Context: one part of a larger RNA
């Protein structure tokens, strides 16, 4: 010069786009971020309904006025049926995605290239066969009961698409002996034969919608390799499940992944080990290029959820807002014992030069559940704050010499500011007023943004310029005050009595809603 997620000092009109804790992976009040299905399922309520039973307002007839008869309103009970109906419960699918940080991690973690003849994949798509007939249970809920909560104990009752056995096996698994065909070694694949073991569930609004099992896609994972991937040798030796084999067990799966046995290997100056620092990358700054330096934003990989263990459920987790264990910290406690976990999304206090609102909507994209209606969604979509960056715009335009006053200088004549200004004529971006007003909804309804952009009318030159330099580098120079003081510097260096270097002033240069200083990189 460029460039930054930047900060500071002056100053500061608009408007698109994008950006915004880089420090304490400190602690965190509050709210809100994950639910949803009644087309799986008993019950309870609740409103409506329809059955009876009770009780009986009110009204109408008879009346010997004393009643009697029919009517049957609203409440109670009880039946049966229905609900875009409320919460709880049982049952499914989803809480592994989304969102967030970047401690750790120097590592097959990640790049890039293979490779699984060693694997797994709910939910989708497509084929192929099926779905028969039983069981016990439980939660809700009723009682009892403990407990300050928390949150239990017992009894009695119920259902399900919960849960178990029977039966059925085209295919599928295991076990035994066989043939065939192919490979890249362990082998693979196709056949057929004996034994053998495994399935299921209904719901409907009759239109569907689910279930089992098996092969095949899709997707999405998982394991393995080759190559690459910072600084130190003031770190020279590391290593015992360590190296490798047998066997066996563990996994979806190979495997010291684990065990027990044998064997003494193994990595290492081409840097083992051990120390330091780092999340990688696609990409971003820079620069002709090579290269050198970041890794904010967006996108893909990986780790991690106060800190350390561990399992559990499931197609997927060793799980952020799931479960248990030890700590540490905060709370509650009726001292016996409980409860939490913002590195979500506002927000608080701390640290820090430093980094925002405890907003509005699910209208659009997209998730989850659902047959849908719909529901949930701080993903996301939009607004709010910050010149924090880019980009765009504006502060007027044209005429206008008495060269007006001021002002700074001055050789006092005059010379700068300077067509600048006033004046005259004009114009309305932007901002303010008023009128009308979208697209984004694809698809009848539906627009947070939003009365937004945008479009029309009238109105004032009105409401909008700072900021740094001015020796030389390096565009721009005079006067006054200091007088090695005060002070200035990025170097080189100025200031000691005429300082173009230090302070004001005037003038002048540079870029402007910004300048400029500082920190960092090329």
């Nucleotide at each position: 010069c460029g460039a930054u997620g930047a900060a500071c000092g002056c100053u500061g009109g608009c408007g698109g786009c994008g950006u915004g804790c880089u420090u304490a992976a400190c602690a965190c009040a509050u709210g809100c971020a994950a639910g949803u299905c009644g087309a799986a399922c008993g019950a309870a309520g609740c409103a409506c309904u329809c059955u009876a039973u009770u009780u009986g307002a009110u009204u109408u007839u008879c009346u010997u006025c004393g009643g009697a008869a029919a009517u049957g309103a609203a409440g109670a009970u009880u039946u049966u049926g229905u609900g875009a109906c409320u919460g709880a419960g049982u049952g499914g699918c989803g809480g592994a995605c989304g969102g967030g940080u970047g401690a750790g991690u120097a590592a097959c973690g990640c790049g890039u290239g293979g490779g699984u003849a060693a694997c797994c994949u709910g939910c989708c798509u497509c084929a192929u066969a099926c779905a028969g007939g039983g069981g016990g249970a439980u939660a809700a809920c009723a009682g009892u009961u403990g407990g300050a909560a928390a949150c239990g104990a017992c009894u009695g009752c119920u259902a399900a698409u919960a849960c178990c056995g029977c039966a059925u096996a085209a295919g599928c698994g295991c076990a035994c002996a066989g043939g065939a065909u192919c490979g890249c070694a362990u082998g693979a694949u196709c056949u057929g034969g004996u034994g053998u073991g495994a399935a299921a569930a209904a719901c409907u609004c009759c239109g569907g919608u689910g279930g089992u099992a098996u092969g095949a896609g899709a997707u999405g994972g998982a394991c393995c390799c080759g190559c690459g991937u910072c600084u130190g040798a003031u770190u020279a030796g590391c290593c015992a499940g360590u190296u490798g084999g047998c066997a066996g067990g563990g996994u979806a799966a190979c495997g010291g992944c684990c065990u027990a046995c044998c064997a003494a290997a193994g990595c290492g100056a081409c840097g083992a080990u051990c120390a330091g620092u780092a999340g990688c990358c696609g990409a971003c700054c820079u620069g002709a290029g090579a290269g050198g330096g970041u890794g904010a934003c967006c996108g893909g990989c990986c780790a991690c959820a106060u800190u350390g263990g561990g399992a559990c459920u499931g197609a997927g987790a060793c799980a952020c807002g799931g479960c248990c264990c030890a700590a540490a910290c905060u709370c509650c406690u009726a001292c016996g014992g409980g409860a939490g976990g913002c590195a979500g999304c506002a927000g608080u206090g701390g640290g820090g030069a430093a980094u925002a609102u405890u907003g509005c909507a699910c209208a659009a994209u997209g998730g989850g559940g659902g047959a849908a209606a719909c529901c949930c969604u701080g993903a996301u979509g939009c607004a709010g704050c910050g010149a924090c960056g880019c980009c765009g715009c504006g502060u007027g335009a044209g005429c206008g010499a008495a060269g007006a006053a001021g002002u700074a200088u001055u050789u006092c004549g005059g010379u700068a500011u300077g067509u600048a200004a006033a004046g005259c004529u004009c114009u309305a971006u932007c901002a303010g007023c008023a009128g009308g007003g979208a697209a984004g909804a694809a698809g009848a309804a539906u627009g947070a943004c939003g009365g937004u952009a945008c479009c029309u009318g009238a109105c004032u030159a009105a409401g909008a310029a700072g900021c740094a330099c001015c020796g030389g580098c390096u565009a721009a120079a005079u006067a006054c005050g200091u007088g090695c003081c005060a002070g200035c510097a990025g170097c080189c260096g100025c200031g000691g009595u005429a300082a173009u270097a230090c302070g004001u002033a005037u003038g002048g240069u540079g870029c402007a809603a910004g300048c400029g200083u500082u920190a960092u990189c090329c």
Model confidence (mean pLDDT): 83 of 100. Predicted 3D model of a 522-nucleotide part of an RNA (small-subunit ribosomal RNA, 5' domain) from an uncultured bacterium. The RNAcentral record of the full RNA draws on ENA and SILVA.